[in-house]
Context: one part of a larger RNA
Molecule: small-subunit ribosomal RNA, 3' major domain
Organism: Sphaerobacterales bacterium
């Protein structure tokens, strides 16, 4: 001066509590440990690993394995020699990779060269190893309100003071008072989006009206009015208003802390391998499976399943693509070709709703795992190991212990939509969008974290 206390006092946060849903129990996706493997490539391990690096492992990807091959190398520069090779073709060997043969023979240019390709030197190469050598990036405390300094001023002195105190805020916000005066980095504002409104524009929509998009500007500021307050911040109410006291949401993350996390995104020091720990190839793993854990998806049913008809969306994304109308096929799909470089044309019939019919509480006309057979699509190829249809098969489940997790309002909780990564897809995943749309907060004793004061301390 800190840190810690099952010391004390003030005060916040979905931290309790009140309420709505959920996990935990079951299948089955995805990740992790484990075990197993030739290999099951690495990292990540309370919160802050565990649908995390992976916004896409059949090959590549690919670090791991076997096998089979190269050695100036797949990839740079540089020098020296030699060459009219090399690169394409076809032909044999081969999983290819690569070897062997063949056929073919250069191009600018002031012949000094250069471009290419072979040998030789230098040297590439390393996803090898050390995040405890390091840069930059992150995560976390935490959008927590704090964390410094400069000059005074007290102290021997580590250091204090200001920053404490009295009110008050989300807030070191802001007023007051004070051996302090003042600044800085935070906080707040500038910035983007939604919501209201005028002006101006438009390949928008309607038709003459003020939709819709872009643009410039308007407004909100405790202004106005009562009322408490010490009449100071400032609090409650009340009017106007499309919004009111930070309007909602979003970007932004001080000083620092975990030797936190990343040498595998990238840059790096240092050690290490060099006919290999480097490098091509094919085929195999990363998908394995007796298990635990994590995070989800579906469902257990009538506020429901089916089965006909009927409405209503926002955002996005398209030229190696988006695909219309018709046409085939129960379907995945196919066949067709019209428009669109896109407010035009596609993608693209939104779904929970609604109306109206049936089922009658049953392991069912609930659930849909797991299996069989035929079938589509992509793509050199779906055996390991890809999605999708269609018949059939129908498993476990009857609401889930100890315990736990989100959420305070257009939220939650329940519908579909769309992107990016992408040939295709393992997505129930993340990222956005839009539709329907509650309930609850008496309060801060008590769980857990976090601020300020103050006390103890044998601990730094």
């Nucleotide at each position: 001066u800190g840190a810690c206390g099952g010391g004390g006092g003030c005060c916040c946060g979905c931290a309790c509590a009140a309420g709505c849903g959920g996990c935990g129990g079951a299948g089955c996706g995805u990740g992790c440990g484990g075990u197993u493997u030739a290999a099951u490539u690495c990292g990540a391990c309370g919160c802050a690993a565990c649908g995390c690096g992976c916004a896409g492992a059949a090959c590549c990807u690919u670090a791991c394995c076997a096998a089979g091959g190269c050695u100036u190398g797949a990839c740079a520069u540089g020098c020296g020699a030699c060459u009219g090779c090399a690169g394409g073709c076809c032909c044999c060997g081969g999983a290819a990779a690569c070897g062997g043969g063949g056929c073919g023979u250069c191009c600018c240019u002031u012949g000094a060269g250069g471009g290419u390709g072979u040998c030789g030197c230098a040297c590439a190469g390393g996803u090898g190893c050390u995040g405890c050598a390091u840069g930059g990036c992150u995560g976390u405390c935490g959008u927590c309100a704090g964390c410094u300094c400069g000059u005074g001023c007290c102290g021997u002195g580590a250091g204090g003071u200001g920053u404490u105190g009295g009110g008050u805020u989300a807030a070191g916000u802001c007023c007051c008072g004070c051996a302090a005066c003042g600044a800085g980095c935070g906080c707040a504002a500038c910035c983007c989006c939604c919501g209201c409104u005028g002006c101006c524009a438009g390949u928008u929509g309607a038709a003459u009206g003020a939709u819709c998009u872009g643009g410039c500007g308007g407004g909100a500021c405790u202004g106005c009015c009562g009322g408490u307050c010490g009449c100071a911040a400032a609090c409650c109410g009340g009017a106007g208003g499309a919004a009111g006291g930070u309007g909602g949401g979003g970007a932004u993350g001080a000083c620092g802390u975990c030797a936190a996390g990343u040498c595998a995104g990238c840059a790096u020091g240092g050690c290490c391998c060099u006919u290999a720990c480097g490098u091509c190839u094919u085929g195999g793993g990363c998908u394995a499976c007796a298990c635990g854990c994590a995070c989800g998806c579906u469902a257990c049913a009538a506020u429901g399943g089916c089965c006909g008809g009927g409405a209503c969306a926002g955002a996005g994304g398209g030229u190696u693509g988006c695909c219309a109308a018709g046409c085939c096929g129960u379907g995945a799909g196919g066949c067709g070709g019209a428009g669109c470089c896109a407010a035009u044309c596609c993608c693209c019939c939104a779904a929970a709703c609604c109306c109206g019919g049936u089922c009658u509480c049953a392991g069912u006309u609930c659930a849909g795992a797991u299996c069989g057979u035929g079938g589509g699509c992509u793509g050199c190829a779906a055996c390991u190991c890809g999605c999708c249809c269609a018949c059939g098969u129908g498993a476990a489940g009857u609401c889930g212990g100890a315990g736990u997790c989100g959420c305070u309002a257009g939220u939650a909780a329940c519908c579909g939509c769309a992107g990016g990564u992408c040939a295709g897809c393992a997505g129930u995943a993340c990222u956005g969008c839009g539709g329907u749309g509650a309930a609850u907060a008496u309060g801060u004793u008590c769980c857990c974290g976090g601020g300020c004061c103050u006390u103890g301390u044998a601990c730094a």